[in-house]
Context: one part of a larger RNA
């Protein structure tokens, strides 16, 4: 390479957008690059195969045929691929009419709670634990009442509910803004799918500059526990957590399951939309589309399980795997302020 694979054995890129490339709907006409057929030339001889022949045989030698699967030229065929032209609407997109949503960005507002401050009441404890102690408190704490300050997060609603490509998104209002869905069938007329590179987004932690800091809390200090206790428990507590701007670019970034299209029994919830039957009137009954769950048949699977949201049946494109350790290490390149990231071996060893 071929072949085989990627839910859990090694293996799906964290997610999008999209370049090259690869692949691509129905009908008609043309061309003839691929494709197919014929002819001609060439494809040295020896070798090889087959049929003969010659040395007594064989090896060996000679003759004839085949083969040399190829290439070039030329004449044709036109189903398929390609290509040029035309056309169509079902793929795709646009328009119009609707309703749903924690989708995104910014600004403003609200109540509960914690903490702190001020004042009142009030007196000896509070706090904490397995038990304690450190700690706080007669300079009046804890408790309780009133007022104030400030930061962060939004109870109930809340739901295998919703939205988003993923990361993720949850108090309320306003402004700006993306996408999906249902209905319609007016418009375009294959405009599609995938996507190496590229570009963008990307939890938490971390980094830079400037703010902010209520609670929580790495580090750190003290008290306990213990043989010890650089821990688990307790009292404190700084970075950080929050905001703005700029980096970082990684996660069990998980459904451990790439994207797209088509097809293949059913049953039952739920979210959004539509249609119908009956009726005075659909919340109830039936049907369709989109999403999200559970159960289950065929089929698949090593088994577990998956099962129209496939891990079934097929096609297209991308990514990735090839024994364990060494090692996601070394070296080099690229990126980064750094931390480090990315690409990524070998010796040796079992």
């Nucleotide at each position: 390479c071929u072949g085989g694979g990627u839910g859990u054995a090694a293996a799906g890129g964290g997610c999008g957008u999209g370049u090259a490339g690869a692949c691509g709907g129905g009908c008609c006409c043309g061309u003839a690059a691929g494709u197919c057929a014929g002819a001609u030339g060439u494809g040295a001889a020896a070798u090889u195969u087959c049929g003969g022949g010659g040395c007594u045989u064989a090896a060996c030698c000679c003759c004839g045929a085949a083969c040399c699967u190829g290439c070039a030229u030329u004449u044709g065929a036109a189903a398929c691929u390609a290509u040029g032209g035309g056309u169509c609407u079902u793929g795709a997109g646009u328009g119009c009419c609707g309703g749903a949503g924690a989708g995104g960005a910014a600004a403003g507002c609200g109540g509960a709670a914690u903490u702190c401050c001020u004042a009142g009441u009030g007196u000896a404890g509070c706090g904490g634990u397995g038990a304690a102690a450190u700690g706080c408190g007669u300079a009046g704490a804890u408790a309780u009442u009133a007022g104030g300050a400030g930061g962060a997060a939004c109870a109930c609603c809340a739901g295998u509910g919703g939205c988003g490509a993923a990361g993720g998104c949850g108090g309320c209002u306003u402004u700006c803004u993306g996408g999906a869905c249902g209905g319609u069938a007016a418009c375009u007329g294959a405009c599609g799918u995938u996507g190496a590179g590229g570009c963008g987004c990307g939890a938490a932690a971390g980094c830079g500059u400037g703010g902010g800091u209520a609670g929580c809390a790495a580090a750190c200090a003290g008290g306990a526990u213990u043989a010890g206790a650089u821990a688990c428990c307790c009292u404190g507590g700084u970075a950080g957590u929050c905001c703005a701007c700029g980096c970082c670019g990684u996660a069990a970034a998980c459904g451990a399951u790439g994207a797209a299209u088509a097809c293949u029994a059913g049953g039952u919830g739920u979210a959004g939309g539509g249609g119908g039957u009956a009726u005075c009137g659909a919340c109830u009954c039936c049907c369709c589309c989109u999403g999200u769950g559970c159960c289950g048949g065929a089929g698949u699977u090593a088994a577990c399980a998956c099962a129209a949201u496939a891990a079934g049946u097929a096609u297209u494109c991308c990514a990735c795997c090839u024994g364990g350790g060494g090692a996601g290490u070394a070296c080099g390149g690229c990126c980064g302020c750094a931390a480090g990231g990315u690409u990524g071996a070998a010796a040796c060893u079992c």
Record summary
RNAcentral holds the full RNA, with entries from ENA and SILVA. Small-subunit ribosomal RNA, central domain from an uncultured Clostridiaceae bacterium, 350 nucleotides, folded computationally.